[in-house]
Context: one part of a larger RNA
Molecule: large-subunit ribosomal RNA, domain VI
Organism: metagenome
């Protein structure tokens, strides 16, 4: 820009992607065949692979602003207690995230109309014959069914709610301020290259802070005790402590500004 006013939500579904897989067990039954060896169709159950998709409570893995232990240095006057560098110096953990090795979950049932094939009824051809005319069975293919996306599906669907008939002028398929909305700015994150989506702007818990708590780590410092001493125990599940939960307006989302119909 279009979808003949202008919005906000919901939405039909032409279309068109997607998905279609398959083992081994058990039982049906050592039946049915078969002289025997051997051994089923049919049907009902289990339980796998590989694929796909979601998710992270479970088991982990990673976790470079989280906790602990250590090694050499150089600092903070010295001791103790940090700090800085050394691959994050290294080591043992490790939230939230993100993940698979982990955890759920699908392939289906079933319709239509077919194919090979099987048939029925029947002539041409007094019979015969599934075919010529007419009816049916019948597969992982095919047309749905299912899972996504979809009205620029120019053929531009639909459904609810909201907003309104102002001003000016050269009177038009004009211009101009407004409704209803919407942007633009800020706060961010469950989104994210950007853009877009989402949740918010004081009528506010959007994001930091702060407090609680969850989980992490594993027992801070300081002081006392115990021992010549390293070090050990009390004080105390200690002190730290990102991203997680709740809760608080303390700090910032102020303040403004643009755009947006008048219904051929």
């Nucleotide at each position: 820009c279009g979808u003949a006013g202008g919005a906000a939500u919901u939405u039909u579904g032409a279309g068109a992607a997607g998905c279609u897989c398959u083992g081994u067990c058990c039982u049906u039954a050592g039946u049915a065949c078969g002289a025997g060896a051997g051994g089923a169709c049919c049907g009902g159950g289990a339980u796998g692979g590989a694929c796909a998709u979601a998710c992270c409570g479970c088991u982990g893995g990673u976790g470079c602003a989280c906790c602990a232990g250590u090694u050499g240095u150089u600092c903070u006057g010295c001791c103790a207690a940090g700090a800085g560098c050394a691959u994050a110096g290294c080591u043992g953990g490790g939230u939230a995230g993100c993940u698979a090795a982990g955890u759920a979950u699908g392939g289906a049932u079933c319709g239509g109309a077919u194919a090979a094939a099987c048939g029925c009824u029947g002539a041409a051809g007094g019979c015969a014959u599934c075919u010529a005319a007419g009816c049916g069975u019948g597969a992982a293919a095919c047309c749905g069914g299912c899972u996504u996306c979809a009205a620029g599906a120019u053929g531009a669907g639909a459904a609810u709610u909201c907003c309104c008939a102002u001003u000016c002028c050269u009177a038009g398929u004009g211009a101009a301020g407004u409704a209803a909305g919407a942007c633009c700015c800020c706060u961010u994150g469950a989104a994210g290259a950007c853009u877009a989506c989402a949740a918010g702007g004081u009528u506010g818990a959007u994001a930091g802070g702060u407090c609680a708590g969850a989980g992490a780590u594993g027992g801070a410092a300081g002081c006392g005790c115990a021992g010549u001493g390293a070090u050990g125990c009390g004080u105390g599940c200690a002190g730290u402590u990102u991203a997680c939960u709740g809760a608080u307006a303390c700090u910032a989302a102020u303040a403004g500004g643009u755009c947006g119909a008048g219904g051929a």